The RNA shown here (c-di-AMP riboswitch aptamer (ydaO/yuaA leader)) has 142 nucleotides and comes from Conexibacter arvalis. The source organism's lineage runs through Bacteria, Bacillati, Solirubrobacterales, Conexibacteraceae and Conexibacter. The coordinates come from a structure-prediction model, not an experiment, and the mean pLDDT is 80.

[in-house]
RNA sequence: CACGUCACGCCGCUGAAUUCCCGUCUGCCGCGCGGGAAGCGGGGGACCCACGACAUCGGGGCGAAUCGCGCGAGGUGCGCGUAGCGCCGCUCUUUCGGCGCGAGCCCGUCAGCUAACCCCGUAAGCCCGAGAAAGAGGAUCG
Numbered sequence: 001c002a003c004g005u006c007a008c009g010c011c012g013c014u015g016a017a018u019u020c021c022c023g024u025c026u027g028c029c030g031c032g033c034g035g036g037a038a039g040c041g042g043g044g045g046a047c048c049c050a051c052g053a054c055a056u057c058g059g060g061g062c063g064a065a066u067c068g069c070g071c072g073a074g075g076u077g078c079g080c081g082u083a084g085c086g087c088c089g090c091u092c093u094u095u096c097g098g099c100g101c102g103a104g105c106c107c108g109u110c111a112g113c114u115a116a117c118c119c120c121g122u123a124a125g126c127c128c129g130a131g132a133a134a135g136a137g138g139a140u141c142g
Base pairs, nucleotide, nucleotide: 012126013125014124018038019037020036021035022034023033024032039122040121041120042119043118044117049112058110059107060106061105062104067081068080069079070078071077084101085100086099087098088097090137091136092135093134094133095132096131
């Protein structure tokens, strides 16, 4: 000096998942724990409208995460696509280019929409990368 690994912090990313207040702990602060509020997110729930029936072959919710084809005797699974979604570092929209995801979990026989009203969540995981153009705006400098 370069590369790799681990830990912490900053910056940044996926996501609704952030901010503040009170109490407790403490000599004090912070962290932790308990509670509350705001913000953000989700569910239930009338008239009207919509909905043919049957049903365990149930039905439904969060989420971008659906669907198709193939492989395997079958299962677990694997591969190729795909609706859809995300990232490329001042922000937004559009175009081009590049790189990824396309999971998982929950309710428990029950839920269409839905005003009033009622209920719930506010986690978890990553971070050596950081392309271009047009338009609008912002920041900084002079």